[in-house]
Context: one part of a larger RNA
RNA sequence: CUCUGGAGAAGGAACUCGGCAAUUUAACCCCGUACCUUCGGUAUAAGGGGUGCCUGAUUGGGUCAGGAGACUUGCUCUCCAAAGCCCUUUCGGGCCGCAGUGAAUGGGCUCAGGCGACUGUUUAUCAAAAACACAGGACUCUGCUAAACCGUAAAGGUGACGUAUAGGGUCUGACGCCUGCCCGGUGCCGGAAGGUUAAGGGAAGAGGUUAGUCGCAAGGCGAAGCCUUGAACCGAAGCCCCGGUAAACGGCGGCCGUAACUAUAACGGUCCUAAGGUAGCGAAAUUCCUUGUCGGGUAAGUUCCGACCUGCACGAAUGGCGUAACGAUCUGAGCGCUGUCACCUCCAGAGACCCG
Numbered sequence: 001c002u003c004u005g006g007a008g009a010a011g012g013a014a015c016u017c018g019g020c021a022a023u024u025u026a027a028c029c030c031c032g033u034a035c036c037u038u039c040g041g042u043a044u045a046a047g048g049g050g051u052g053c054c055u056g057a058u059u060g061g062g063u064c065a066g067g068a069g070a071c072u073u074g075c076u077c078u079c080c081a082a083a084g085c086c087c088u089u090u091c092g093g094g095c096c097g098c099a100g101u102g103a104a105u106g107g108g109c110u111c112a113g114g115c116g117a118c119u120g121u122u123u124a125u126c127a128a129a130a131a132c133a134c135a136g137g138a139c140u141c142u143g144c145u146a147a148a149c150c151g152u153a154a155a156g157g158u159g160a161c162g163u164a165u166a167g168g169g170u171c172u173g174a175c176g177c178c179u180g181c182c183c184g185g186u187g188c189c190g191g192a193a194g195g196u197u198a199a200g201g202g203a204a205g206a207g208g209u210u211a212g213u214c215g216c217a218a219g220g221c222g223a224a225g226c227c228u229u230g231a232a233c234c235g236a237a238g239c240c241c242c243g244g245u246a247a248a249c250g251g252c253g254g255c256c257g258u259a260a261c262u263a264u265a266a267c268g269g270u271c272c273u274a275a276g277g278u279a280g281c282g283a284a285a286u287u288c289c290u291u292g293u294c295g296g297g298u299a300a301g302u303u304c305c306g307a308c309c310u311g312c313a314c315g316a317a318u319g320g321c322g323u324a325a326c327g328a329u330c331u332g333a334g335c336g337c338u339g340u341c342a343c344c345u346c347c348a349g350a351g352a353c354c355c356g
Stems, first nucleotide, its partner, number of pairs: 001351008011341001014340001019337001027051005036041001038174001052095006060087004066080005071074001096100001108335007115327002120132002136172007148158003175322004180252003185249002187245005194240003200234002205229005212221003253271005280314001281311001292308005
């Protein structure tokens, strides 16, 4: 010097990103206990007091000699209950120590806010959380050989020996108050008049071949049949089209002017849109400018709390705003307490190092 423990004067978070770490607190009994609240809680809230031993008295209970009563006369039942012993309550007197839950085990507390309702679950081996789940809510599919799923387009199986108060999928996430506008795009559902449209049907036409015919010949023309090809026309869903649907995917404006101080604009004009963000919240887990401005807290506060609203770029089940209880959650503050610190010191043990 390193590690593991122990002690520390006066100070007490001045340490530090941050009270990280380590203290404090602690058991039982008694007193007492606020805001808030879903009336259950909060709550061991907080905050106080007591605790050993000896002895006297005392309260309640147990055991029981004995006594009384009843009848079904029994090793019966019921009631009262002494002494002693056991447990226990309360009030005195006394004793010892620094200290009586004498060791060990064994909550620090409070205030305010964010997030998530809660108990749970998770990255076995750097993340336990605000992430996942959750009860509850909603949409949607499915009428039973159900939908959905596994499987070789199978058999078979799960669903389910269930039957729409059931089962599957998706989103949201207790509870309270609520959940606005837009269906133009995409998706889904419905519609079937018109347009488009496959295989297939259909066969006009075209081509090849050649009996024949023409020609002196080369060759020309060329019926039927066969072969190749093939327009019109008929022809479903889909798409176009017409509607519906946002707790489907999603979206939810700009410019200019205007009131008798100023400022602002209830008001007006204009352009665009499918419609232009409603309630609530708001410098927020969201605010760039920004340490916004004001207030609170501090001697001093980029954090924190309360407001304001100029929301770069909140906003309503990709839910909005609240919310008691809960949390090894995150943030700020205070009390207590301390070697975290000012500022270090000592002790014990294990290392390292030196000598042997």
Predicted 3D model of a 356-nucleotide part of an RNA (large-subunit ribosomal RNA, domain IV) from a Candidatus Sumerlaeia bacterium. It matches the Rfam family "Bacterial large subunit ribosomal RNA". Its family is annotated with structural constituent of ribosome and ribosome in the Gene Ontology. Model confidence (mean pLDDT): 88 of 100. The source organism's lineage runs through Bacteria, Bacteria candidate phyla, Candidatus Sumerlaeota and Candidatus Sumerlaeia.